The RNA shown here (Glycine riboswitch aptamer) has 92 nucleotides and comes from Magnetospirillum sulfuroxidans.

RNA sequence: ACGAUCCCCGCCGGGAGAGAGUGGGUAACGCCCACCGCCGAAGGAGCAACCGCCCCUGGAAACUCUCAGGCAACAGGACCAGCGGGGGGAUA
Numbered sequence: 001a002c003g004a005u006c007c008c009c010g011c012c013g014g015g016a017g018a019g020a021g022u023g024g025g026u027a028a029c030g031c032c033c034a035c036c037g038c039c040g041a042a043g044g045a046g047c048a049a050c051c052g053c054c055c056c057u058g059g060a061a062a063c064u065c066u067c068a069g070g071c072a073a074c075a076g077g078a079c080c081a082g083c084g085g086g087g088g089g090a091u092a
Stems, first nucleotide, its partner, number of pairs: 006087006013080002019036001021035006037071003043067001044065003050059003
């Protein structure tokens, strides 16, 4: 730059774990309340390797906690890949 890594948004595909638990309410498998048992990959919180910093201390995980969320299907879902748009500007 016709422009990489990286960041943000959108679309599409893949995407785990754990009771279709019990009782009550409701027309209802949905939803709400209560109780017991569980899960970690929305979000959140905590510590840590590490990085930064004169100090104070800041950032930080797929680890930890389980507040929230979830435990048939549906929905959601960290993360991965592809595509499109935007930012950015290594390099030629």
About this RNA:
Taxonomically the source falls in Magnetospirillum (Bacteria, Pseudomonadota, Rhodospirillales, Rhodospirillaceae).